[in-house]
A computed fold for a 75-nucleotide RNA from a bacterium, annotated as transfer RNA. Rfam family: tRNA. By type it is a transfer RNA. Its mean pLDDT, the model's own confidence on a scale to 100, is 81.
Parts: sequence; C1' cells; structure tokens
RNA sequence: GCCGCCUUCGUCUAGUGGCUAGGACGCCGGAUUCUCAUUCCGGUAACAGGGGUUCGAUUCCCCUAGGCGGUACCA
Repeated sequence: GCCGCCUUCGUCUAGUGGCUAGGACGCCGGAUUCUCAUUCCGGUAACAGGGGUUCGAUUCCCCUAGGCGGUACCA
C1' cells in the first nucleotide's frame, strides 16, 4: 500500500429500520445500622465525526478518524 472486522453511559455489554437506547459494575442520594460493611430503593450518564438513502437510521450505503487482524505475491 491492499483486504477484512470493530467503534454505544466512567468501564464491560445488549440492541440489524419506528426503544423513554436496556442490563451489570462504578458513582451520587436515601432507607436500614450505635458506626462501617451488607442489603433494599431512587438517581446518574452513551450511539466516533461528516454526508447520503428512507416518511423514519444506533441499525443500510459512502467518506474520514482511531483500534485490531491478514497479506508482501501471482496477475
């Protein structure tokens, strides 16, 4: 250089056209406790960037960026 795959809350992860974008851990607040821990309840925060298709895009297509893997050779 070329080819393929991946990118979603702070972290891990589900979601393959119409979701309030779900779960676990974390963090914050509260209850319980003499205190801490545990347990329970509530909250918190996310679709890498741009463009396109569509009535509608996290999801499909293109480009860019980043990461991972393959290839170094015939034509």